[in-house]
RNA sequence: GUAAACUGUUAGGGGUGCUGAAGGGAAGUUUUAUAGCAACCCGGAGGCUGAGAGUCGCCAAAAGCGACAACCCUCAAAACCUGACCUGGGUAAUGCCAGCGCAGGGAAACAGGAAGACGUGAGG
Numbered sequence: 001g002u003a004a005a006c007u008g009u010u011a012g013g014g015g016u017g018c019u020g021a022a023g024g025g026a027a028g029u030u031u032u033a034u035a036g037c038a039a040c041c042c043g044g045a046g047g048c049u050g051a052g053a054g055u056c057g058c059c060a061a062a063a064g065c066g067a068c069a070a071c072c073c074u075c076a077a078a079a080c081c082u083g084a085c086c087u088g089g090g091u092a093a094u095g096c097c098a099g100c101g102c103a104g105g106g107a108a109a110c111a112g113g114a115a116g117a118c119g120u121g122a123g124g
Stems, first nucleotide, its partner, number of pairs: 001118002006112005011074004017048003023042003028037003054068005080105003086099004
């Protein structure tokens, strides 16, 4: 002089998809009638993948937004976003799997690791 895995602290970044039973409502429809059927809406048990698919609030509702929780990630070959209503495969279905992809973006400081190790210089 240099520095990794890993660990900690503080600070910050990020996503939450697919499916859908019971039950409730219901335009309409079949029947002489009783009684059925029913697009569609609500509903969310359970199922799939995943580290994570949560809870609450605003809103008539949806979309959207916010708060909190859990989880993951923080300089990067993958937390996550874009390309992307992408391509191939598969599935009941879905970023489910693979490709794209060392692509373009993407949130960091400090301490430990390190009185050691390695390199270099000077002197003996």